Predicted 3D model of a 497-nucleotide part of an RNA (small-subunit ribosomal RNA, 5' domain) from an uncultured bacterium. Its mean pLDDT, the model's own confidence on a scale to 100, is 85. It matches the Rfam family "Bacterial small subunit ribosomal RNA". Rfam links the family to the GO terms ribosome and structural constituent of ribosome.
Context: one part of a larger RNA
RNA sequence: GACGAACGCUUGCGGCGUGCCUAAAAAAUGCAAGUCGAGCGGAGAGCAGCAAUGUUCUUAGCGGCGAACGGUCGCGUAACACGUAAGCAACCUGCCCCGAAGACCGGGACAACCCUCCGAAAGGGGGGCUAAUACCGGAUGUGGUCACGAAGGGACAUCUCUUUGUGCCUAAAUCAUUUAUGGCUUCGGGAGGGGCUUGCGUCCUAUCAGUUAGAUGGCGAGGUAACGGCUCACCGUGACGACGACGGGUAGCUGGUCUGAGAGGAUGGUCAGCCGGACUGGGACUGAGAGACGGCCCAGACUCCUACGGGGGGCAGCAAUUAGGAAUCUUGUGCAAUGGGGGCAACCCUGACACAGCGACGCCGCGUGGAGGAAGACGGCCUUCGGGUUGUAAACUCCUUUUGAUGAGGAAGAAACAAAUGACGGUACUCGUCGAAUAAGCCCCGGCUAACUCCGUGCCAGCAGCCGCGGUAAUACGGGGGGGGCGAGCGUUGUCC
Numbered sequence: 001g002a003c004g005a006a007c008g009c010u011u012g013c014g015g016c017g018u019g020c021c022u023a024a025a026a027a028a029u030g031c032a033a034g035u036c037g038a039g040c041g042g043a044g045a046g047c048a049g050c051a052a053u054g055u056u057c058u059u060a061g062c063g064g065c066g067a068a069c070g071g072u073c074g075c076g077u078a079a080c081a082c083g084u085a086a087g088c089a090a091c092c093u094g095c096c097c098c099g100a101a102g103a104c105c106g107g108g109a110c111a112a113c114c115c116u117c118c119g120a121a122a123g124g125g126g127g128g129c130u131a132a133u134a135c136c137g138g139a140u141g142u143g144g145u146c147a148c149g150a151a152g153g154g155a156c157a158u159c160u161c162u163u164u165g166u167g168c169c170u171a172a173a174u175c176a177u178u179u180a181u182g183g184c185u186u187c188g189g190g191a192g193g194g195g196c197u198u199g200c201g202u203c204c205u206a207u208c209a210g211u212u213a214g215a216u217g218g219c220g221a222g223g224u225a226a227c228g229g230c231u232c233a234c235c236g237u238g239a240c241g242a243c244g245a246c247g248g249g250u251a252g253c254u255g256g257u258c259u260g261a262g263a264g265g266a267u268g269g270u271c272a273g274c275c276g277g278a279c280u281g282g283g284a285c286u287g288a289g290a291g292a293c294g295g296c297c298c299a300g301a302c303u304c305c306u307a308c309g310g311g312g313g314g315c316a317g318c319a320a321u322u323a324g325g326a327a328u329c330u331u332g333u334g335c336a337a338u339g340g341g342g343g344c345a346a347c348c349c350u351g352a353c354a355c356a357g358c359g360a361c362g363c364c365g366c367g368u369g370g371a372g373g374a375a376g377a378c379g380g381c382c383u384u385c386g387g388g389u390u391g392u393a394a395a396c397u398c399c400u401u402u403u404g405a406u407g408a409g410g411a412a413g414a415a416a417c418a419a420a421u422g423a424c425g426g427u428a429c430u431c432g433u434c435g436a437a438u439a440a441g442c443c444c445c446g447g448c449u450a451a452c453u454c455c456g457u458g459c460c461a462g463c464a465g466c467c468g469c470g471g472u473a474a475u476a477c478g479g480g481g482g483g484g485g486c487g488a489g490c491g492u493u494g495u496c497c
Stems, first nucleotide, its partner, number of pairs: 001496003005493005012366006018359002020324001025322002029319003034065003039062002042059007072277003082201007091194003096190007104138004113128006143170002146167009175182003203249003210240003215237004220232003252274004256267004279300005302313004330356001332355003338352001339350004369399004379390004404434006413424001441486005446467003452481005462469002
């Protein structure tokens, strides 16, 4: 000097930040991921109507998209995890953009619903009916994959690109609303996103010296979006290591942050990028994308319900609770803005986010009044008893109104053709009125180190960062007066430079 700090004393206001560093402990309660009726058939309600019917709204179910983002934490990880620089002639990519071409003919189901049965519940079984942008069969093939052939080019070794011929295979939802849109299928390109590989960099320990059997390489096969011992069969016996392998310990990495003249040292909280985790361990499914925090299955620990047969749960999301701890906040408001998901849209959802609340936790700013006022009141303290000091300090006079109280006005943030739309918030801010009114403490005064005396105590009580003070004149203990420093803070403790 710095801090995500804590503790003691003290505390007027505002702005901007910031706030479980410990138990990745447990887990009441509410909320945090839905949306689309312009995909579909039902059901219910309203309105018009005698009715048929029309129309509007709501929605459990089928279906689509999303739920892989956003949010949280740092357990694990010493590793291509991260940073940086390259490579992929070894790769994938929903939605979005650009371009080319298309969408023909059919079929059978399953939910919902109805009937029935089992169960305490969670839930489940059987029978029957039904729609679709759900599912399936066939056709077409601009195209595309593959095989064989031809021509031309490229490179970096396995190779690869373009054009072209033949053959096999391969698509769709004429769906919806409506008069112009939203979608569907195939292919090519792009953007953005991801996967893989590599050079270099990346803590301590030798009281860890040898390690390794899919281990190291090859041929072949399988698998993957893709290369590869990734996996497998066979074959060879290699591979790594004092330039520190292997083992042990510790740790998320970076942009940055703190310090320092720099070199360096320490550190990685908030914010941003990447990685990893989601009660513990394992597994796959769906999907463009997950081996998936608020999905599934199995096992385990814990916990809850139970009719004892069986079931449910996972806050390292936002609040809140208990526990642990020196220690860390509200079970708040709103989708107005920004952003995200769905939807043609209107709109719906959004504890992301925007705000408000609490905490001097930090930084910054402001105030607690200003001017005048005695050779100097009272009181206190000291005194050589003359006086000195507190001290222009107070009183008193004049002035001001930041702040405060009160009254009035009152935003920007709002952008979209227009109109409408503000949680914050009657907030910020502006004006009027009132009245010095509402507002100062903390530490220190032996030397280091700015600041001195009196009383009390008497190696006691105590102080102390180091040196050291205290045993009867203590500037070092305790109190008073005085002084010094900083100031809404001041000290102490802890950690880093």